[in-house]
Overview:
This is a predicted structure of a 108-nucleotide RNA (Guanidine-I riboswitch aptamer) from Pseudalkalibacillus decolorationis. The coordinates come from a structure-prediction model, not an experiment, and the mean pLDDT is 84. NCBI's taxonomy places the organism under Bacteria, Bacilli, Caryophanales, Fictibacillaceae, Pseudalkalibacillus.
RNA sequence: UAAAUUGUUUUCUAGGGUUCCGCAGCUUUAAGUAGUACUGCUGGUCUGGUCCGAGAGAAAACACACAGUGAUUCACUGUGCACACGGAGGGACAAAAGCCUAGGAGAU
Numbered sequence: 001u002a003a004a005u006u007g008u009u010u011u012c013u014a015g016g017g018u019u020c021c022g023c024a025g026c027u028u029u030a031a032g033u034a035g036u037a038c039u040g041c042u043g044g045u046c047u048g049g050u051c052c053g054a055g056a057g058a059a060a061a062c063a064c065a066c067a068g069u070g071a072u073u074c075a076c077u078g079u080g081c082a083c084a085c086g087g088a089g090g091g092a093c094a095a096a097a098g099c100c101u102a103g104g105a106g107a108u
Stems, first nucleotide, its partner, number of pairs: 007062006015052002020049002022046001023043004029037002064080007083103001085106001089101003
């Protein structure tokens, strides 16, 4: 200086917005008042449920590597599976984001 490998999925969380639900306000209708239910509009600067969700967060399973054993194209057991600072802009879904672009551009 160059090349190769350092994996995948699921569940959850940090976080995220607002399709749907809920909630709040106003409003329509229901014999009258209130309440309640129904209708529509607005609100995420509404805690929430559904939803999205981490390369650099967690757990688990699988895969892979090495060692050993066995009935040896396979199975079982054990060990390993490291490190990781990071814009802006753009993109999708309803919309946004630590999602994707991206272990990118950069930095060391």